Model confidence (mean pLDDT): 77 of 100. Bacterial RNase P class A from a Pseudomonadota bacterium, 352 nucleotides, folded computationally. Its Rfam family is "Bacterial RNase P class A". Rfam classes the family as a ribozyme. Rfam's curators write: Ribonuclease P (RNase P) is a ubiquitous endoribonuclease, found in archaea, bacteria and eukarya as well as chloroplasts and mitochondria. The model forms 98% of the base pairs in the Rfam consensus.
RNA sequence: AAAGCGGAUCGAGCGAUCGCUCCCGCGAGGGAGAGGAAAGUCCGGACUCCAUAGGACGGGGUGGCCGCUAACGGCGGCCCCGAGUGAUCGGGGGAAAGUACCACAGAAAACAUACCGCCCGCGCAAGCGGGUAAGGGUGAAAAGGCGAGGUAAGAGCUCACCGGCCCGCCAGUGAUGGCGGGCGCAUGGCAAACCCCACCCGGAGCAAGACCAAAUAGGAGGGUUGGGUGGUCCGCCCAUAGCCCUCGGGUAAGGUCGCUCGACCCUGCGAGCAAUCGCAGGGCAAGAUGAAUGAUCGCUGUGGCGUCGUUAGACGCCAUCACAGAAUCCGGCUUACCGAUCCGCUUUAGCC
Numbered sequence: 001a002a003a004g005c006g007g008a009u010c011g012a013g014c015g016a017u018c019g020c021u022c023c024c025g026c027g028a029g030g031g032a033g034a035g036g037a038a039a040g041u042c043c044g045g046a047c048u049c050c051a052u053a054g055g056a057c058g059g060g061g062u063g064g065c066c067g068c069u070a071a072c073g074g075c076g077g078c079c080c081c082g083a084g085u086g087a088u089c090g091g092g093g094g095a096a097a098g099u100a101c102c103a104c105a106g107a108a109a110a111c112a113u114a115c116c117g118c119c120c121g122c123g124c125a126a127g128c129g130g131g132u133a134a135g136g137g138u139g140a141a142a143a144g145g146c147g148a149g150g151u152a153a154g155a156g157c158u159c160a161c162c163g164g165c166c167c168g169c170c171a172g173u174g175a176u177g178g179c180g181g182g183c184g185c186a187u188g189g190c191a192a193a194c195c196c197c198a199c200c201c202g203g204a205g206c207a208a209g210a211c212c213a214a215a216u217a218g219g220a221g222g223g224u225u226g227g228g229u230g231g232u233c234c235g236c237c238c239a240u241a242g243c244c245c246u247c248g249g250g251u252a253a254g255g256u257c258g259c260u261c262g263a264c265c266c267u268g269c270g271a272g273c274a275a276u277c278g279c280a281g282g283g284c285a286a287g288a289u290g291a292a293u294g295a296u297c298g299c300u301g302u303g304g305c306g307u308c309g310u311u312a313g314a315c316g317c318c319a320u321c322a323c324a325g326a327a328u329c330c331g332g333c334u335u336a337c338c339g340a341u342c343c344g345c346u347u348u349a350g351c352c
Stems, first nucleotide, its partner, number of pairs: 001348010012300007020033005035323001039334002042332005047205004054234004059201005064078005079092005093196002098194002101189002115136002117132006144162002147159003163185001164183008209257004219247006225239005264283008301321001302319007
């Protein structure tokens, strides 16, 4: 320098005028006001109510190992397999417990079996009987691979190497790795099919839930021990001759709280490979509900186009200038995104 790999940050800036929501102030006035994803609502938690959510069944989820965390399907480090020259990327329980399935083709998709071929016997021959699974053919996948011996032809039938399974020793917290020995090999794929193993999960959700105001008239039907616990049962809780359910009627685009200070943010130091944790100092950052966070200008920046210029650049025009927009809060994941900047690393070539 070229081609790549991994990660991080920003996501127009400043000012003026007029508005909107909230807070402070008697007032004049002053202050605050969307995001990295506020999104999808996929996963986990906090919080609230129902038992402090308890047992069983059913159901759902996760899945290499170790750690981090409030928790997770997240994150970090490591292990194995696969892809790549490499930086790096993708994947991860069990198929010798059982059941099912494997389109088309093919003899046969694992119960079993032989289309062509090869070999042996019989037969004049066509062919028949037997052996074989080496070779051909089908298929995404064909019963360990490859070479030698062996044989009528063949075959783990025998042997070497590779692979596989079992056992032991060593290293490691562990996944796993290394070494040694044994077994001719008994085991095709598929678990996002049922299933098995281990672990986790009660339900509903801020329209949760609570308070204030107003209303709850007069009735009809049904149930009886009733109601609640939102899959079922147990259990538990409440009420007791009144209570409950349904219909009907009434109030209400009611108000307040929940509501934003929190597993919070920034800086520094320390522990740790890291995720993360600890300590110290500092900071307060929307809280709306017919749902605010906007509009118009000026200057600068950025991008596009055009003209001039050898270049550097100058001038003019266009662009609210990427994706998008809070609704209880938080941790993640995923998806969307004009453009700009930075860091680490790899390969190749050249130079020092």